Context: one part of a larger RNA
RNA sequence: UUGGGCGUAAAGAGCAUGUAGGCGGGCUUUUAAGUCCGACGUGAAAAUGCGGGGCUUAACCCCGUAUGGCGUUGGAUACUGGGAGUCUUGAGUGCAGGAGAGGAAAAGGGGAAUUCCCAGUGUAGCGGUGAAAAGCGUAGAUAUUAGGAGGAACACCGGUGGCGAAGGCGGCCUUCUGGACUGAAAAUGACACUGAGGCACGAAAGCGUGGGUAGCAAACAGGAUUAGAUACCCUGGUAGUCCACGCCGUAAACGAUGAGCACUAGGUGUCGGGCUCGAGAGAGUUCGGUGCCGGAGCAAACGCAUUAAGUGCUCCGCCUGGGGAGUACGCACGCAAGUGUAAAACUC
Numbered sequence: 001u002u003g004g005g006c007g008u009a010a011a012g013a014g015c016a017u018g019u020a021g022g023c024g025g026g027c028u029u030u031u032a033a034g035u036c037c038g039a040c041g042u043g044a045a046a047a048u049g050c051g052g053g054g055c056u057u058a059a060c061c062c063c064g065u066a067u068g069g070c071g072u073u074g075g076a077u078a079c080u081g082g083g084a085g086u087c088u089u090g091a092g093u094g095c096a097g098g099a100g101a102g103g104a105a106a107a108g109g110g111g112a113a114u115u116c117c118c119a120g121u122g123u124a125g126c127g128g129u130g131a132a133a134a135g136c137g138u139a140g141a142u143a144u145u146a147g148g149a150g151g152a153a154c155a156c157c158g159g160u161g162g163c164g165a166a167g168g169c170g171g172c173c174u175u176c177u178g179g180a181c182u183g184a185a186a187a188u189g190a191c192a193c194u195g196a197g198g199c200a201c202g203a204a205a206g207c208g209u210g211g212g213u214a215g216c217a218a219a220c221a222g223g224a225u226u227a228g229a230u231a232c233c234c235u236g237g238u239a240g241u242c243c244a245c246g247c248c249g250u251a252a253a254c255g256a257u258g259a260g261c262a263c264u265a266g267g268u269g270u271c272g273g274g275c276u277c278g279a280g281a282g283a284g285u286u287c288g289g290u291g292c293c294g295g296a297g298c299a300a301a302c303g304c305a306u307u308a309a310g311u312g313c314u315c316c317g318c319c320u321g322g323g324g325a326g327u328a329c330g331c332a333c334g335c336a337a338g339u340g341u342a343a344a345a346c347u348c
Base pairs, nucleotide, nucleotide: 003320004319005318006317007302008301012316014201017198021194022193025087026086027085028084029083030082031081033080034079035076036075037074038073039072040071041070042069049065050064051063052062053061054060090191091188093186095183096182097181102177103176105175106174108172110154115149116148117147119145120144121143125136126135162169163168206247207246208245209244210243211242215241216240220236221235222234223233258315259314260313261312262311263310266293267292268291269290270289271288272287273286274285275284276283277282297304298303321348322347323346330341331340332339333338
């Protein structure tokens, strides 16, 4: 609990979809529920409020009276709501195009590199560091050449570049599939916005079952360093990282900035389209995205500034001193780890 707020002070839910609800474009007409006006009834008295009066004052007492509420009834019709009709600018659909690491599974195929195996050449070192050692190597290592195996990731292009709701997405080709954008305007005719619950998705790590394992690498072991060194450095190395299916549901899930619509100076770069001019280079203009700078305005300042943190409207979420505590308890979910919801005593 009125309010005031939520980029950094407490505060935007990780993200979407959508139910209830809230809210909703232009015109005509009708109704009269909300709204407004009048009349009547009711609203016991006392008390409260206001005006006046009486006890010397006050408390106290007396007189008068108002507001609002509910009901009935008559009227008003601008706005909101209900009914009917109509419109096209909001919205979606269809048509024509080009852009894109958007997604999924399956299949195919590619090169570089690391590691390992086999063989050749070759001989005493290699490796590693601040310096070393451990480690590897005369059973032939390192180096180098040819061949093979296997797994994982895709250099250059590559870009404050693109796509996606977010998480996120990067070698090539094929199949399936979602969205956005531009253009012309064909049909629909407000079908819109938001969204409590609900439901879907959701990095990494982690969990279950089965597979896979080249490199990397928690744990672990050894070598160093050090007063010590359960670390930083070095050599090894298992889970894991990869795949399939099923869980988990968190994050500095960040733009620390909810979604939608409208309005409010500019300049400059870049990505995807259109139109006009130009032989071309390019210029102008327009729509959509993505950056930088900057004015008004905003802001405690930093800064934001047509991609707003400006000016307004609609809807949702959230905050309300620090600690205790995102904890206890309860409930729900989970195989577990734990997650969600979420206090109080006490204390400053």